[in-house]
The part of an RNA shown here (small-subunit ribosomal RNA, central domain) has 349 nucleotides and comes from an uncultured bacterium.
Context: one part of a larger RNA
RNA sequence: UUGGGUUUAAAGGGAGCGUAGGCGGGCUUUUAAGUCAGCGGUCAAAUGUCGUGGCUCAACCAUGUCAAGCCGUUGAAACUGUAAGCCUUGAGUCUGCACAGGGCACAUGGAAUUCGUGGUGUAGCGGUGAAAUGCUUAGAUAUCACGAAGAACUCCGAUCGCGAAGGCAUUGUGCCGGGGCAUAACUGACGCUGAGGCUCGAAAGUGCGGGUAGCAAACAGGAUUAGAUACCCUGGUAGUCCACACCGUAAACGAUGAUUACUAGGUGGUGGAGGAUUGACCCCUUCUAGUGCCGCAGUUAACUCGAUAAGUAAUCCACUUGGGGAGUGGGCGCGCAAGGGUGAAACUC
Numbered sequence: 001u002u003g004g005g006u007u008u009a010a011a012g013g014g015a016g017c018g019u020a021g022g023c024g025g026g027c028u029u030u031u032a033a034g035u036c037a038g039c040g041g042u043c044a045a046a047u048g049u050c051g052u053g054g055c056u057c058a059a060c061c062a063u064g065u066c067a068a069g070c071c072g073u074u075g076a077a078a079c080u081g082u083a084a085g086c087c088u089u090g091a092g093u094c095u096g097c098a099c100a101g102g103g104c105a106c107a108u109g110g111a112a113u114u115c116g117u118g119g120u121g122u123a124g125c126g127g128u129g130a131a132a133u134g135c136u137u138a139g140a141u142a143u144c145a146c147g148a149a150g151a152a153c154u155c156c157g158a159u160c161g162c163g164a165a166g167g168c169a170u171u172g173u174g175c176c177g178g179g180g181c182a183u184a185a186c187u188g189a190c191g192c193u194g195a196g197g198c199u200c201g202a203a204a205g206u207g208c209g210g211g212u213a214g215c216a217a218a219c220a221g222g223a224u225u226a227g228a229u230a231c232c233c234u235g236g237u238a239g240u241c242c243a244c245a246c247c248g249u250a251a252a253c254g255a256u257g258a259u260u261a262c263u264a265g266g267u268g269g270u271g272g273a274g275g276a277u278u279g280a281c282c283c284c285u286u287c288u289a290g291u292g293c294c295g296c297a298g299u300u301a302a303c304u305c306g307a308u309a310a311g312u313a314a315u316c317c318a319c320u321u322g323g324g325g326a327g328u329g330g331g332c333g334c335g336c337a338a339g340g341g342u343g344a345a346a347c348u349c
Base pairs, nucleotide, nucleotide: 004320005319006318008302012317014200015199016198017197021193022192023191025087026086027085028084029083031081033080034079035076036075037074038073039072040071041070042069048066050064051063052062053061054060090190091187092186093185095182096181097180099178102176103175104174105173106172107171109153113149114148115147116146117145118144119143120142124135125134161168162167205246206245207244209242210241214240215239219235220234221233222232257316258315259314260313261312262311265294266293267292268291270289271288272287273286274285275284298305322349323348324347331342332341334339
């Protein structure tokens, strides 16, 4: 490699868009490239297959036969392809209705914290298992008033909602995007997947300029301890925040790739629609999209999964092949750097 696999044993790319490629709905006709059939040619000899025979057998030898392949030719037309026409259920569009913490920008509010100024007030405060470092008679802690700053948004809040993923929550406005439902008016297969490629991508980190309340790597001190480069305490700088530009990784997780079809039920939230109702709501009921739990068949090594499949099938992509060495070395290309991507072998068990 084949075969077998990929929730947890090795293995799903972090996510999307999309090129080549692969695959692709219904009907009619066309063609004959693939496909199938007949015939012809070729496939040297030896070797090979199968049969028969000769050396007593065998090896060995002799003899006959044979396949696919390739080429040509004559046909077939179901399937795949080609070409043409049509269709509407896949896909998309129009219209209407509501929906959301989707994105970006600007504005906005109150509480808390810290700091500043002033008032009241006096000897402690703080911190811990207990302490100490620390702060405080230059008046702290506490309390009241006023002011300043930055960051984050209590309750609502939820197995809740939205987003491709990362992720997204004070409130308002503007701009942009999204899916859902209903109708079935329009286009008429326009689809699915996607090697390369491009774009997005938490936190930390980097460059430059701002900002800095709280928190807090590093660092300093106090404790603890045999020691304590820690856990605890007092401080505290990068950072955390903003703008622009990099980085490109995470247990980037549902540890489960995308799309489509099919396959018992029960129960609970969310969005939309219909019926019922005099009627909004409630309730009952039906459809639909999404999100949870339980569970039949089936599945699984088991745990479990079970219409949101890990069931039954199809298409396309990615990945796996004993542990260590090692996500290392070297090479190549990326990055300012940190590093990231691709990714071995010897040796060893």